[in-house]
RNA sequence: GCAGGCGGCGGGACGGCCGCUCGCGCAGCGAUGCGCGGGAGGAAAGUCCGGGCUCCACGGAAAAGCGGUGCCGGGUAACGCCCGGCGGGGGCGACCCCAGGGAAAGUGCCACAGAGAGCAGACCGCCCGCCGGAGGGUUUCGGCCCUCGCGGGUAAGGGUGAAAGGGUGCGGCAAGAGCGCACCGCGCCUGCGGCGACGCGGGCGGCACGGUAAACCCCACCGGGAGCAAGACCGCAUAGGGACGACGGUGCCUUCGGGCACGGGCUUUUUCCGGGCCGGUCGUCCGGGUAGGUCGCGCGAGGCGGCUGGCGACAGCCGUCCCAGAGGAAUGGCCGUCACCCCGGGAAAUUCAACCUGGGGUACAGAACCCGGCUUACAGGCCGCCUGCAUCU
RNA sequence: GGGCGCCUAGCUCAAUCGGUAGAGCAGCGGACUUUUAAUCCGCGGGUUCAGGGUUCGAGUCCCUGGGCGCCCACCA
Numbered sequence: 001g002c003a004g005g006c007g008g009c010g011g012g013a014c015g016g017c018c019g020c021u022c023g024c025g026c027a028g029c030g031a032u033g034c035g036c037g038g039g040a041g042g043a044a045a046g047u048c049c050g051g052g053c054u055c056c057a058c059g060g061a062a063a064a065g066c067g068g069u070g071c072c073g074g075g076u077a078a079c080g081c082c083c084g085g086c087g088g089g090g091g092c093g094a095c096c097c098c099a100g101g102g103a104a105a106g107u108g109c110c111a112c113a114g115a116g117a118g119c120a121g122a123c124c125g126c127c128c129g130c131c132g133g134a135g136g137g138u139u140u141c142g143g144c145c146c147u148c149g150c151g152g153g154u155a156a157g158g159g160u161g162a163a164a165g166g167g168u169g170c171g172g173c174a175a176g177a178g179c180g181c182a183c184c185g186c187g188c189c190u191g192c193g194g195c196g197a198c199g200c201g202g203g204c205g206g207c208a209c210g211g212u213a214a215a216c217c218c219c220a221c222c223g224g225g226a227g228c229a230a231g232a233c234c235g236c237a238u239a240g241g242g243a244c245g246a247c248g249g250u251g252c253c254u255u256c257g258g259g260c261a262c263g264g265g266c267u268u269u270u271u272c273c274g275g276g277c278c279g280g281u282c283g284u285c286c287g288g289g290u291a292g293g294u295c296g297c298g299c300g301a302g303g304c305g306g307c308u309g310g311c312g313a314c315a316g317c318c319g320u321c322c323c324a325g326a327g328g329a330a331u332g333g334c335c336g337u338c339a340c341c342c343c344g345g346g347a348a349a350u351u352c353a354a355c356c357u358g359g360g361g362u363a364c365a366g367a368a369c370c371c372g373g374c375u376u377a378c379a380g381g382c383c384g385c386c387u388g389c390a391u392c393u
Numbered sequence: 394g395g396g397c398g399c400c401u402a403g404c405u406c407a408a409u410c411g412g413u414a415g416a417g418c419a420g421c422g423g424a425c426u427u428u429u430a431a432u433c434c435g436c437g438g439g440u441u442c443a444g445g446g447u448u449c450g451a452g453u454c455c456c457u458g459g460g461c462g463c464c465c466a467c468c469a
Base pairs, nucleotide, nucleotide: 001389002388003387004386005385006384007383008382009381012338013337014336015335016334017333018332020039021038022037023036024035025034026033027032041364045375046374048373049372050371051370052369053227054226055225056224058274059273060272061271063270064269066223067222068221069220070219071085072084073083074082075081086100087098088097089096090095101218102217106216107215108212109211110210123158124157125154126153127152128151129150130149133148134147135146136145137144138143166184167183168182169181170180171179185207186205187204188203189202190201191200192199193198231295232294233293234292241286242285243284244283245282246281247280249262250261251260252259253258264278265277266276267275288468289467290466302321303320304319305318306317307316308315309314339362340361341360342359343358344357345356346355394465395464396463397462398461399460400459403418404417405416406415412449420436421435422434423433424432442458443457444456445455446454
């Protein structure tokens, strides 16, 4: 210098003019005005996960069902997130990617092609036999060779396929085959190291056990539902009008008001237990009315700085700060100067850089109860660490 | 703001347990007709919303985005 990898920062600055919103103070009966102070983001977004908070009156137990997660250890309020490892794969490398439990519990599926697709299979090929199979050729008459047929053997070769019941090599055999042996793979047992995933060894077994669980399923773990239009209070108005469905049960006592017992219904997936409520109520739909106010609503798993512990995610302690709360939605617009980038012209020039001038551009987007993540969008930049190649010293 | 559903040919819809995507209408060409319509014959047309993953194989299963549509408040 070129090409890359990883992590982070910031995403216009200043001045003037005109505006918007919230809080406080002052003036004013009020409308409003004046002053001071605060006023978007790294994603406020998608709503894909996890929580806080609120309601379903509440509590417990186990089972079934449904949904989710899935190597190991740790972090966290929690997570499907993050960190550190393990294993597998990719890259020369820095580094990157992986829904990464179980297929020897069971079921299903594996189209087409192919002989055969699950404890399979002989199409071509290879080999043997038919000694008294058939035909032909040859003959030194012992036999030999070719073709066809029949009966077998064979999974090494060809062919089909995503996948054909371990792979390579040597031996062996009629031809072959874990049939035998060596190495690799696989399984079982075992020693050592590690919290663990797992790693490094030793012995045994000729190999049984194909793939698929983002198919059903099994195992382990987690999860009640709805959502701030949740919910609480005040106020205005209207017809507690109609339809459908469920229950409204039984017995005893009674001073006739009711009470008791059993049973029934509801209790936010079902079942069980406790407890509670109902017994003219509940549920759904149609119809009617309102379109108002206050709270929830911002001191919080909070920001910044330092120290300590930890490889790290993060945790602890100390100091300091208060930092949007509208309710159809405020945080903006114009002008000037500067900054950065792009394009054109001039001058200059070996190249880079630098000078003058004109024009254009400065993204994605915008709080709506609040946090922790993930994902997606983003003009033009900046910083740090690292890798490979080339050249120079 | 919150919750839910759907995207397949120009339009409306199919596609079984994942096996290689069709039907009707529309369009184009031809026949019939003086001509048009109707009828008959034939033909073309698909990144199954986009990207990625699982699988031998994806419209279908999973993930991440995009577009479109629907619902909701309070009172008695």
This is a predicted complex of two RNAs, RNase P RNA and transfer RNA, with 469 nucleotides together.
Rfam match: Bacterial RNase P class A. From the family's description: Ribonuclease P (RNase P) is a ubiquitous endoribonuclease, found in archaea, bacteria and eukarya as well as chloroplasts and mitochondria.
Its mean pLDDT, the model's own confidence on a scale to 100, is 77.